[in-house]
RNA sequence: UUAUUAAAAGGUGAUGGAGUUCGCCUGAAUUGCCAGUAAAAUGGCUGAUGACUCCUAUAUUAUA
Numbered sequence: 001u002u003a004u005u006a007a008a009a010g011g012u013g014a015u016g017g018a019g020u021u022c023g024c025c026u027g028a029a030u031u032g033c034c035a036g037u038a039a040a041a042u043g044g045c046u047g048a049u050g051a052c053u054c055c056u057a058u059a060u061u062a063u064a
Base pairs, nucleotide, nucleotide: 009026010025011024012023013022016055017054018053019052020051021050032045033044034043035042
């Protein structure tokens, strides 16, 4: 210096926050899908969760 392992800690799972839990990552994990393009641009679709629950934002309907 490089590689690997262990511990602790942290990060992360397409739009915000919290709890629980699962997976992944150690400078990576991750950064949705369809059409379209040489690549882009552009157009369209679902969802605030990885999963469960709650809150917030947005949308629709009803009541007060």
About this RNA: Predicted 3D model of a 64-nucleotide RNA (Fluoride riboswitch aptamer (crcB RNA motif)) from a Clostridia bacterium. It matches the Rfam family "Fluoride riboswitch aptamer (crcB RNA motif)". Rfam 15.1 lists 2,293 matches to the family in 1,982 species.